The RNA shown here (Glycine riboswitch aptamer) has 100 nucleotides. The coordinates come from a structure-prediction model, not an experiment, and the mean pLDDT is 76.

[in-house]
RNA sequence: AUGAAUAUUGCGGGAGAGACUAAACUUACCGUUUAGCACCGAAGGAGCAAAUCCUGACCCCCAGGACAAAUCUCUCAGGUAAAAGGACCGCAAUGGGACG
Numbered sequence: 001a002u003g004a005a006u007a008u009u010g011c012g013g014g015a016g017a018g019a020c021u022a023a024a025c026u027u028a029c030c031g032u033u034u035a036g037c038a039c040c041g042a043a044g045g046a047g048c049a050a051a052u053c054c055u056g057a058c059c060c061c062c063a064g065g066a067c068a069a070a071u072c073u074c075u076c077a078g079g080u081a082a083a084a085g086g087a088c089c090g091c092a093a094u095g096g097g098a099c100g
Base pairs, nucleotide, nucleotide: 006095007094008093009092010091011090012089013088018037020036021035022034023033024032025031038080039079040078044076045074046073047072052066053065054064055063056062
């Protein structure tokens, strides 16, 4: 400074899958807790492909290793009426200081 990436906060949007079964608490309903079965992926967590790099003397090939993302995979955690939460997206404010 006609201020990039990015961070935090506020506002708005924001999916999926059980209002399942049993027991206890409760006068009962609602609700909570525990257990069981079924299910979901978008808090968090874990896994890896190409590419790149290293070693095997050297280019290629091959072998081993390093690094390696996601809304992909897993389902530990979380969730399965509404509310809450919610990756991510948009706007604003505050930091930030890349290119010039």